The RNA shown here (small-subunit ribosomal RNA) has 1414 nucleotides and comes from uncultured Planctomyces sp. Lineage of the source: Bacteria > Pseudomonadati > Planctomycetota > Planctomycetaceae > Planctomyces. The prediction has a mean pLDDT of 82. The RNAcentral record of the sequence draws on Greengenes.
RNA sequence: GGCGGCGUGGAUUAGGCAUGCAAGUCGAGCGCUCAUCAGAAAUGGUGGGAGCGGCGAACGGCGUAGGAAUUCAUAGGAACGUACCCUCGGGUCGGGGAUAGCUACGGGAAACUGUAGGUAAUACCCGAUGAUCUCUGCGGAGCAAAGGUGUGAUUCCGCCCGGGGAGCGGCUUAUGCGAUAUUAGCUAGUUGGUGAGGUAAUGGCUCACCAAGGCGAAGAUGUCUAGGGGGUGUGAGAGCAUGGCCCCCACGACCGGAACUGAGACACUGUCCGGACACCUACGGGUGGCUGCAGUCGAGAAUCUUCCGCAAUGGACGAAAGUCUGACGGAGCGACGCCGCGUGCGGGAUGAAGGCCUUCGGGUUGUAAAGCUCUUUCGCAAGAGAAGAAAACUUACUUUCUAAUAAAGAGUGAGGCUGACGGUAUCUUGAUAAGAAGCACCGGCUAACUACGUGCCAGCAGCCGCGGUAACACGUACUGUGCGAACGUUAUUCGGAAUCACUGGGCUUAAAGGGUGCGUAGGCGGCGAUUCAAGUCAGAUGUGAAAUGCCUGAGCUCAACUGAGGCAUUGCGUUUGAAACUGAUUCGCUUGAGUAUUUCAGGGGUGUGCGGAAUUGCCAGUGGAGCGGUGAAAUGUGUUGAUAUUGGCAGGAACACCGGAGGCGAAAGCGGCACACUGGGGAAUAACUGACGCUAAGGCACGAAAGCCAGGGGAGCGAACGGGAUUAGAUACCCCGGUAGUCCUGGCUGUAAACGAUGAGCACUGGGCGGGAGGGGGUUUCCCCUUUCUGCCGUAGCGAAAGCGUUAAGUGCUCCGCCUGGGGAGUAUGGUCGCAAGGCUGAAACUCGAAGGAAUUGACGGGGGCUCACACAAGCGGUGGAUGAUGUGGCUUAAUUCGAGGCAACGCGAAGAACCUUAUCCUGGACUUGACAUGCAUGGAUUAACCCAGUGAAAGCUGGGCCACGCCUUCGGGUGGAACAUGCACAGGUGCUGCAUGGCUGUCGUCAGCUCGUGUCGUGAGACGUCGCGUUAAGUCGCUUAACGAGCGCAACCCUUGUCCUUAGUUGCCAGCAUUCAGUUGGGGACUCUAAGGAGACCGCCGGUGUCAAACCGGAGGAAGGUGGGGACGACGUCAAGUCAUCAUGGCCUUUAUGUCCAGGGCUGCACACGUCAUACAAUGCGGCAUACAAAGGGCAGCAAACCCGCGAGGGGGAGCUAAUCUCAAAAAGUGUCGCUCAGUUCGGAUUGCAGGCUGCAACUCGCCUGCAUGAAGCUGGAAUCGCUAGUAAUCGCAGAUCAGCUAUGCUGCGGUGAAUAUGUUCCUGAGCCUUGUACACACCGCCCGUCAAGCCACGAAAGCGGGGGGUGCCUGAAGUCGCUGUGCUAACCGUAAGGAGGCAGGUGCCUAGGGCA
Repeated sequence: GGCGGCGUGGAUUAGGCAUGCAAGUCGAGCGCUCAUCAGAAAUGGUGGGAGCGGCGAACGGCGUAGGAAUUCAUAGGAACGUACCCUCGGGUCGGGGAUAGCUACGGGAAACUGUAGGUAAUACCCGAUGAUCUCUGCGGAGCAAAGGUGUGAUUCCGCCCGGGGAGCGGCUUAUGCGAUAUUAGCUAGUUGGUGAGGUAAUGGCUCACCAAGGCGAAGAUGUCUAGGGGGUGUGAGAGCAUGGCCCCCACGACCGGAACUGAGACACUGUCCGGACACCUACGGGUGGCUGCAGUCGAGAAUCUUCCGCAAUGGACGAAAGUCUGACGGAGCGACGCCGCGUGCGGGAUGAAGGCCUUCGGGUUGUAAAGCUCUUUCGCAAGAGAAGAAAACUUACUUUCUAAUAAAGAGUGAGGCUGACGGUAUCUUGAUAAGAAGCACCGGCUAACUACGUGCCAGCAGCCGCGGUAACACGUACUGUGCGAACGUUAUUCGGAAUCACUGGGCUUAAAGGGUGCGUAGGCGGCGAUUCAAGUCAGAUGUGAAAUGCCUGAGCUCAACUGAGGCAUUGCGUUUGAAACUGAUUCGCUUGAGUAUUUCAGGGGUGUGCGGAAUUGCCAGUGGAGCGGUGAAAUGUGUUGAUAUUGGCAGGAACACCGGAGGCGAAAGCGGCACACUGGGGAAUAACUGACGCUAAGGCACGAAAGCCAGGGGAGCGAACGGGAUUAGAUACCCCGGUAGUCCUGGCUGUAAACGAUGAGCACUGGGCGGGAGGGGGUUUCCCCUUUCUGCCGUAGCGAAAGCGUUAAGUGCUCCGCCUGGGGAGUAUGGUCGCAAGGCUGAAACUCGAAGGAAUUGACGGGGGCUCACACAAGCGGUGGAUGAUGUGGCUUAAUUCGAGGCAACGCGAAGAACCUUAUCCUGGACUUGACAUGCAUGGAUUAACCCAGUGAAAGCUGGGCCACGCCUUCGGGUGGAACAUGCACAGGUGCUGCAUGGCUGUCGUCAGCUCGUGUCGUGAGACGUCGCGUUAAGUCGCUUAACGAGCGCAACCCUUGUCCUUAGUUGCCAGCAUUCAGUUGGGGACUCUAAGGAGACCGCCGGUGUCAAACCGGAGGAAGGUGGGGACGACGUCAAGUCAUCAUGGCCUUUAUGUCCAGGGCUGCACACGUCAUACAAUGCGGCAUACAAAGGGCAGCAAACCCGCGAGGGGGAGCUAAUCUCAAAAAGUGUCGCUCAGUUCGGAUUGCAGGCUGCAACUCGCCUGCAUGAAGCUGGAAUCGCUAGUAAUCGCAGAUCAGCUAUGCUGCGGUGAAUAUGUUCCUGAGCCUUGUACACACCGCCCGUCAAGCCACGAAAGCGGGGGGUGCCUGAAGUCGCUGUGCUAACCGUAAGGAGGCAGGUGCCUAGGGCA
């Protein structure tokens, strides 16, 4: 969520079931009985009932539990059965006894049942007949029947015997059809034989006896799972997965067992027994089986009506009519699936309203809607209305059979009857756009985006991943996209996945070659012939059910669906051929393989013996204090004589030099010398064998070191252990000792990075240079050819790359082993081996989205090389100690506003906090369209401005006075702007976010780097260029070169300073002239200076070095020499560096306040800590007096001279100066001289007191200065640390900005005086280039390992408890078949009647379901 068609629907508990129905039929087999009709009755007709009898009930319908083979599929086979049906031949004679029903009497609650009497048959029995039947010793013997209907039966329907057929069934063979070896051995009726029994039939199917077989690595046996097939889904196919509906087969019927009947069953709605469950009961006893159709409960995510009809098709019975049929035909329910149809079509722009977005213009929804014209499928209402129906039946005719016009069969014609669906399909009419659209999605994959909300929350998510204040990813809305009566989700299968690789993968380093050899099964196998025909190939033929699939027609309006024909069904069988290849047979061959002969090298193996050097120990001599050991020490050892040295003795182990990417061995491994025994290999010859070969699952053997057992041995070394050091600790590294062990013999273990991380064998495929061992040749100090082993480099090719490359990781063939994401884990468990340690085999749960390989670019390294820098070193002066100043932290506070935080925050923003500044930093008081901007509306001439008063700390509030302006004017007035008041828009914010931003800035760093175009190399990331060799301050330049060029940086261009020239001389200058106190004046441009323009420096010249280079070194000249000094100038980028408080700005927040105004306070607060500075600690000094020389600046709300007053700060005064003119202004260190004489001082100046000055509205918090007095700490500063390479450090003053004043000792400039040191790059710090390693890439402040409180999750263990399956032994044992028995009972037959034959009950034996015990 509108309609219709066709399909489909209990997949789980083979769990339990109320109720109804699902198998009956035949009177033309039989007797009886009831009702009714006709009849007077006899009797007859019609209908019903139970029963005997016949047929059916073994089909149809349902389910898939069991079963891995007594299944199924395909193809065969022989030793069988078969009711009904068809066909052929023959027969159907004569008799008999019962019994149900029924009647009577009983038992029982019921179910049911007993006794007596009596009855029929197509029920039962006997006899006859009998072969084409069965048996047979081939002579013979044996075996049957039923009637019915009808006027009438050899003839129709039946019955009996036999033959054949069709269809169906039973049996049997081969092949195919799951998992598991952590199941490797199984089997006593087991395998076979003989005989017997049994069966429809073969057979150990059963039994007796005999034999000892049978099955199994091509997987027996066990365990787990499972109905099989046609088919279905997917896939290019091969495959993989699956077996719902439909068809075939099998099996099941509450669970287990058993037989009976029958043609057929061991029987879904039959029987018997055992069991569980349920029901009835009078408690004695009975009854039941939906896995039939409906329906119900339960369980479950989940699956329908207790419907209609036998009209059709099919089935059972019947002669037929007909009866029965939950088979079936239909309807109902479910969007469960597939298919079809509709929900309108056309036109319609003021592009309506509304929604959403917006750059505010508009855009979009959108011709969509409205309004207009048209149509009416489907649905609704009314009316009409099929096909599915043909038969049976009746009747007429023809024909067959016949004696026949009966009857029956066949055919033809006619007649009327039969519809569940259903008044359905379909058609007509009516009415109106009228009744009919949703779901998912919109970050990429993947078609489709915006806004708002939210703020790592809420949530999303298939994978990657979204969300932490601008989310195209969450939620909502609008637009859009996809599909559409559906759309999404979940589960599952196949695909992609060549990701189990047959088609079609791999194993050096990603997972993966067994440690090595020998060898069994198996697999594979050289050359030439012969034959066979198993594999192989070709033809023919049988089969491969139907349905499904495909193709072509056809029927429903189409389609789904249905029907027809064809193809396919890739398979299996039979048969005819071929003979190349494989296989098999036979005969050969020599090249593979082996043998032989000659010869060669070798640490190949085993055993025995011998040798020297060295270590250690012991004995003795000499000697006399240490030795030893380490980074440094100590433990240790030594006057009881060590170490050292000499001689002797003992013992054990290992074999220097030779010795070598040299040799040998299968690998492990093998090294003094000699001898004995022994294995393998190479070369030459071509005598012999004649494919004898290769590989190798299991198996067997060998197998380093450590370890184990037993016995020896023990010098050195040396796990464990002891001691000394190191260290935070040091169960280590270093040192002193030292036990097992290391060695030998015998045994065990069976593993290693047992590695070439590369299995073995054969063949083929360019080369070059070596080494070992042979052979041949030549022109013989050497060279060439050839075989084999062992190395390096490299072509093609291969490879993800690194790399491999005739010793392949190339190209092929053969065989074996192994792999399938990481962790869990080579763990657990089972098995097996081992004395043990442990080995071999070897999982799962759970968890992650990676783990891994090779290479690339960076970054990093207590990696390497080269180079640089006040980086170190060499020096000079400081900081860190003192006092003070200043900034910061902390503390405090009503507030101590905010920012800056390693370098690169901290005398920083701030080039001036008493108020102001100043910031909602605090307290308090005020205003609300506002302190500031713009616009609109209203008001009206009140107001504003100005003046005054009150109150108040001020701001403010309240009150009073006063009176305007422009334009027009009809002089009444009207109107307008500014201003004001009120109101509305708005203003305002130093409020937040520098991690939303712009701009600006810091830093690496003035370090020399950072890139691009084209080209080349590489699969690619990338590389080359930019590397290398030189050189430079420099990626500066040169040379080489798969690179050639270019850009941003470097340098240069710019400013300043140093020399000279030209021009110009006022306010600057003055050599000469005049004048004067004075460049004051006249004069002068020479000089200084000023400020414009030029010159000059380029490795240009000379010598040397260097690659004929770049360049470097030295020299000349020059004011200056190798970028002369200084400045400005800062590549690509890094630090989410700093700043929203300079400014700008997105978003958010605030609006009688986070805005604005005011007063006062705070930013200055002080146990403390840090940074940066000032002044010192003194004699190279300090103080007094005298005296000399700058540069660069400032000045009108200003700088201020002379002069006067004051000790001084300062005051008065006011000339001059808008400045090269006047002024601040005195430079100071210096020089000269005097004093001080090493002391807390004549050093040092903090602190404090008193008295003053200045600025300012105002110096209390909280200014500066002066004078007098006071006179603190401090005597050169621990660890540590900073600056500086020349006019630099150090030291000395001067000026300016800000500014009323000042906290300036700060900052920015200026000049004066003016050093020392650098031989150098080991080290510290930082930087550049090349190279190397890397598990880092947020890039070492990285990554990463182990432990852990508590909580949570998953999986285990656990005293014990419960359940399931299977095997074996023993006991018991229902029903039942079979056997034995049958003394009891007994209609048919025999029987001179007594009995017999036969049968039955009962008893018993074997088997056995179940039960019990172990």